[in-house]
RNA sequence: CUAAAUAAUGGGCAAACUUAUCGAAAGGUAAGGACGCAAAGCCAAGGGUCUAAAGUUUCUUCGGAAACAAUGACAGCCGGUUGCCUGU
Numbered sequence: 001c002u003a004a005a006u007a008a009u010g011g012g013c014a015a016a017c018u019u020a021u022c023g024a025a026a027g028g029u030a031a032g033g034a035c036g037c038a039a040a041g042c043c044a045a046g047g048g049u050c051u052a053a054a055g056u057u058u059c060u061u062c063g064g065a066a067a068c069a070a071u072g073a074c075a076g077c078c079g080g081u082u083g084c085c086u087g088u
Base pairs, nucleotide, nucleotide: 005088006087012037013036017032018031019030020029021028022027035076041081042080043079046078047077048074049073050072055068056067057066058065059064
C1' cells in the first nucleotide's frame, strides 16, 4: 500500500405512520417519527416497477365508461458513478 473479516470514534441518512402543502394520480416537499442503511451520496439517456392528466381508439343511457400509452414518477429494486474514518 492492497484485500477480507471484525471492532471503535466523531458524525450522516431516515421506512412505516401522522400533520400541513403541491399534484389528475403515482409521487414530491416541510415538520414529527425511526424500520433500517457503509454509499439509504449522485445519476431516471440501461433494465425493471408505479401512475395515466392530456391524447388516441372503442362503447355510450351523451352524464360518462373502458382500453392503449410517458411527456409524469421511483436511486430504500438491479445497474452505473464518485467517495469518509479505520484499531486488530
Description:
The prediction has a mean pLDDT of 85. c-di-GMP-I riboswitch aptamer, 88 nucleotides, folded computationally. It was read from a public genome assembly, where an Rfam model found it. The model forms 95% of the base pairs in the Rfam consensus.